The prediction has a mean pLDDT of 76. Two RNAs folded together computationally: RNase P RNA and transfer RNA, 419 nucleotides in total.
[in-house]
RNA sequence: UCGGCAGACCUGACGGUCGCGGCUGCAUUGCCGAAAGGCAGCAGGUGAGGAAAGUCCGGGCUUCACAGGACAGGGUGCCGGUUAACGGCCGGUGGAGGCAACUCCAAGGAUAGUGCAACAGAAAAGAACCGCCCGCUGUCGGCGGGUAAGGAUGAAAAGGCGAGGUAAGAGCUCACCGGCGUCCGGGCAAUCGGACGGCCGUGUAAACCCCACUCGAAGCAACACCGCACAGGGAGCGCUAUGUUUGUCCGACAGCUCCGAAGGUGGCUGAAGCUGCGCAGUAAUGCGUACGCGUAGAUAGAUGACCGUCCACGACAGAACCCGGCUUAUGGUCUGCCGGUAUU
RNA sequence: GGCCCCAUAGUUCAAGGGAUAGAACGGAAGUUUCCUAAACUUUAAAUCCAGGUUCGAGUCCUGGUGGGGCUACCU
Numbered sequence: 001u002c003g004g005c006a007g008a009c010c011u012g013a014c015g016g017u018c019g020c021g022g023c024u025g026c027a028u029u030g031c032c033g034a035a036a037g038g039c040a041g042c043a044g045g046u047g048a049g050g051a052a053a054g055u056c057c058g059g060g061c062u063u064c065a066c067a068g069g070a071c072a073g074g075g076u077g078c079c080g081g082u083u084a085a086c087g088g089c090c091g092g093u094g095g096a097g098g099c100a101a102c103u104c105c106a107a108g109g110a111u112a113g114u115g116c117a118a119c120a121g122a123a124a125a126g127a128a129c130c131g132c133c134c135g136c137u138g139u140c141g142g143c144g145g146g147u148a149a150g151g152a153u154g155a156a157a158a159g160g161c162g163a164g165g166u167a168a169g170a171g172c173u174c175a176c177c178g179g180c181g182u183c184c185g186g187g188c189a190a191u192c193g194g195a196c197g198g199c200c201g202u203g204u205a206a207a208c209c210c211c212a213c214u215c216g217a218a219g220c221a222a223c224a225c226c227g228c229a230c231a232g233g234g235a236g237c238g239c240u241a242u243g244u245u246u247g248u249c250c251g252a253c254a255g256c257u258c259c260g261a262a263g264g265u266g267g268c269u270g271a272a273g274c275u276g277c278g279c280a281g282u283a284a285u286g287c288g289u290a291c292g293c294g295u296a297g298a299u300a301g302a303u304g305a306c307c308g309u310c311c312a313c314g315a316c317a318g319a320a321c322c323c324g325g326c327u328u329a330u331g332g333u334c335u336g337c338c339g340g341u342a343u344u
Numbered sequence: 345g346g347c348c349c350c351a352u353a354g355u356u357c358a359a360g361g362g363a364u365a366g367a368a369c370g371g372a373a374g375u376u377u378c379c380u381a382a383a384c385u386u387u388a389a390a391u392c393c394a395g396g397u398u399c400g401a402g403u404c405c406u407g408g409u410g411g412g413g414c415u416a417c418c419u
Stems, first nucleotide, its partner, number of pairs: 001340010012310007020047002023044004029040004049316001053327002056325005061219004068250004073215005078092005093107001094105004108210002113208002115204003129151002131147007159177002162174003178200002180197007223266004233259005242254004273293002275290006311314001345415007354369004362399001371387005392408005
């Protein structure tokens, strides 16, 4: 200097004016009210993200019978750990990619069973079309048998490759390689190393399925409560249906449908929160500790506009119950590492 | 906000993992007619996008894009 890999961090900066949503204060201001308080005003302080997104997983919380029974169904899938939990994360094993740093993997079972493998090909699972070999017959062929080395087809052809062997062949025998099984050793385990056994059984489970583990359902428009009203108002259906409990049955709970009318409070945000230090651990993480940091909370829904200075001239993008992840979108800075090139 | 569903010619629908993706209506061209309609003949036109599994994907799996539907308080 070029290319790459991994990790961490930031999300224009500073100042001013006006505006908007919460919160706090007002002994002192105005209006309403009997009061509590409300509306306005003033002051102070505060006000989006790393993804707030997709709603793909997991949990908290709430209600349904505190979570019921049976069947169906869904999810996960190497091993160990971690966690509130997970399909996340960490470490390891095996495989794949890359010169490397490093990255990726739905990675259980095809010897439980069933299915499928179009076209081509003799044959797609226990396969003789051609060829090769043997025998019989006979004339340029026919019949019977052996053979998976060769040809041809295909995405895939009955472990690979070489030698021996044979009538021709063949794990038939042997060496090496691959797989499977048994035993021994290391490891908590996945698995690794070694020895032995010719045991060599196609592929597909993101086909049905089997095995192991796991899942009750719905979701803050859940749900709890208060008030108003001509409103527990009007019309219709109904006594076993119908509705809720994802699906079916049992069980449990509630009459149901339409029209009309229609406000408020809580849930609501300090959280399984972050950071530093110490200890345990390879790590994820856990425990302890700190006079360390840290409060958007609306309900028609706020977070904006303008001015000045500066620069790299600002990408993707806007909370709606909360949290842990994943995925997707996206601008920049820094650090470490790998490979190439050049110079010393 | 939350919960679901769907995506194939211009439109409405088909299609057991085997592909040359089919049908109706519509479109275009032609025949017929003086012209049009009808009829007949011919023809164009599609799997939302990107990965993966598989020999092979419209179909199976994952992620994205677009569209549609349902859902609130009360005695």

Description: It holds a member of the Rfam family "Bacterial RNase P class A". The family's RNA type in Rfam is ribozyme. Rfam describes the family as follows. Ribonuclease P (RNase P) is a ubiquitous endoribonuclease, found in archaea, bacteria and eukarya as well as chloroplasts and mitochondria.